A computed fold for a 509-nucleotide part of an RNA from an Actinomycetota bacterium, annotated as small-subunit ribosomal RNA, 5' domain.
[in-house]
Context: one part of a larger RNA
RNA sequence: GGACGAACGCUGGCGGCGUGCUUAACACAUGCAAGUCGAACGGACUCCAUUCAGUAGCAAUACUGAGGAAGAGUUAGUGGCGAACGGGUGAGUAACACGUGAGAAACCUAUCCUGGUCUCUGGGAUAACAGUCGGAAACAACUGCUAAUACCGGAUGCCGUCGGAGCGUCGCAUGGCGCGCUGACGAAAGGGUUACUGGAUCAGGAGGGUCUCGCGGCCUAUCAGCUAGUUGGUGGGGUAAAGGCCUACCAAGGCAUCGACGGGUAGCUGGUCUGAGAGGAUGAUCAGCCACACUGGGACUGAGACACGGCCCAGACUCCUACGGGAGGCAGCAGUGGGGAAUCUUGCGCAAUGGGCGAAAGCCUGACGCAGCAACGCCGCGUGCGGGAAGAAGGCCUUCGGGUUGUAAACCGCUUUCAGAAGGAACGAAACUGACGGUACUUUCAGAAGAAGGUGCGGCCAACUACGUGCCAGCAGCCGCGGUGACACGUAGGCACCAAGCGUUGUCC
Numbered sequence: 001g002g003a004c005g006a007a008c009g010c011u012g013g014c015g016g017c018g019u020g021c022u023u024a025a026c027a028c029a030u031g032c033a034a035g036u037c038g039a040a041c042g043g044a045c046u047c048c049a050u051u052c053a054g055u056a057g058c059a060a061u062a063c064u065g066a067g068g069a070a071g072a073g074u075u076a077g078u079g080g081c082g083a084a085c086g087g088g089u090g091a092g093u094a095a096c097a098c099g100u101g102a103g104a105a106a107c108c109u110a111u112c113c114u115g116g117u118c119u120c121u122g123g124g125a126u127a128a129c130a131g132u133c134g135g136a137a138a139c140a141a142c143u144g145c146u147a148a149u150a151c152c153g154g155a156u157g158c159c160g161u162c163g164g165a166g167c168g169u170c171g172c173a174u175g176g177c178g179c180g181c182u183g184a185c186g187a188a189a190g191g192g193u194u195a196c197u198g199g200a201u202c203a204g205g206a207g208g209g210u211c212u213c214g215c216g217g218c219c220u221a222u223c224a225g226c227u228a229g230u231u232g233g234u235g236g237g238g239u240a241a242a243g244g245c246c247u248a249c250c251a252a253g254g255c256a257u258c259g260a261c262g263g264g265u266a267g268c269u270g271g272u273c274u275g276a277g278a279g280g281a282u283g284a285u286c287a288g289c290c291a292c293a294c295u296g297g298g299a300c301u302g303a304g305a306c307a308c309g310g311c312c313c314a315g316a317c318u319c320c321u322a323c324g325g326g327a328g329g330c331a332g333c334a335g336u337g338g339g340g341a342a343u344c345u346u347g348c349g350c351a352a353u354g355g356g357c358g359a360a361a362g363c364c365u366g367a368c369g370c371a372g373c374a375a376c377g378c379c380g381c382g383u384g385c386g387g388g389a390a391g392a393a394g395g396c397c398u399u400c401g402g403g404u405u406g407u408a409a410a411c412c413g414c415u416u417u418c419a420g421a422a423g424g425a426a427c428g429a430a431a432c433u434g435a436c437g438g439u440a441c442u443u444u445c446a447g448a449a450g451a452a453g454g455u456g457c458g459g460c461c462a463a464c465u466a467c468g469u470g471c472c473a474g475c476a477g478c479c480g481c482g483g484u485g486a487c488a489c490g491u492a493g494g495c496a497c498c499a500a501g502c503g504u505u506g507u508c509c
Base pairs, nucleotide, nucleotide: 001509002508003507004506006505007504008503009502010501013381014380015379016378017377018376019374020373021339026337027336028335030334031333032332035081036080037079040078041077043075044074045073046072047071051066052065053064054063055062056061088292089291090290098216099215100214101213102212103211104210107209108208109207112205113204114203115202116201117200118199119198120154121153122152123151129144130143131142132141134139159186160185161184162183163182164181166179167178168177169176170175190197191196218264219263220262225255226254227253230252231251232250233249234248235247236246237245267289268288269287270286271282272281273280274279294315295314296313297312298311317328318327319326320325345371347370348369349368353367354365355364356363357362384414385413386412387411394405395404396403397402418450420445421444422443423442424441428436453498454497455496456495457494458479459478460477464493465492466491467490468489474481475480
């Protein structure tokens, strides 16, 4: 000198764009943050015509009640898809966690796309519901009825999986691929206002995931030896899949001064800051990957989890209780307490972008889009412009002559950016649809009107005098000032620098 997610002191006009718990992965009141589909299904409920009854009326008709076809609508439950995404945090992790480059002849993949083939025939239940009944509650129990794209048989097999003998071809060691023959096993679901949409199976694709390896990136030797599933083999198990991944047996190996093992610290990267570069430091916001979800463990469901707003067990803590037993998990968005030098609103909207479900209308979405707060940062603008005295007053200094503040003010003329008031008024949306927002922008109006401070002035370092103080009070980044003439302390005037900021502190280069 530059930089900052900064803080502190003094000060503070406006706008745009960003950023905002770095500390206690401390504890959390309250609300919201994941639903959706009636075009899968049976119910329940609401509305409703002809009709019937009553009342009024001579009648037409009106009103009230019953009833309820076709139909319209709502949805607790069964069922499907989603809930494994999106959002948060950085605790753990020195590891194939990450980055990069290869490999899988050892693998998986719901939805989506492309192309084949099929969608036949049966069955038994169960929730809802009704009844009984236990419990303070959470929540159950029993009996009876019913449906499905829920569940379970049978058939068929383009084809697939596994097995057998065979042929061809290729390779990278185990081997891969193709072909026909043969045996066993293996499917399916319907809905619909007739447009369509769904189901099963096979092959390919896209995107996603899993596994293996080379190389790379912290400190410490005041850590020198470490290791029994340890290293390898065989058989078996397990997995989507190779593998000590697990197990039985056998062998005695494996790693290490090119730093094993131990200890400390730490999420990694694209990047960011600095620097001419090499390098050094760093990993907030944004983006990619990883890990975690009160602490520890476990599996279930599923294409996918060992699952933040799912389940089970144990623990700590909090809450309810009729004392028998139950409920909970903000490192989602706001918000509260606490810690701290320190970090925001319990806001608006699904209008846009994106996501889930749905045929769609649409519903949900604290993702997101916006608004609010904060000079926290960067950038831009303003606080007026021109004239105006050999120069008012006041202040300060003075050699008492004057000098300086100083064209500064007053005064004269002009302008109106920004802020203010009033009118118009968007883009963002092709159409219905705009939270932002009567916002941006624009036109008009009034009036210099509403808008300047901070630090420094001994040298480094730009800018000096007076008074007070008297090694006191104090200053100070270093050198050093102060003990009666202090340009260094305090105040005043003047000056210098930067400016809605200026200084200080901390950290990095």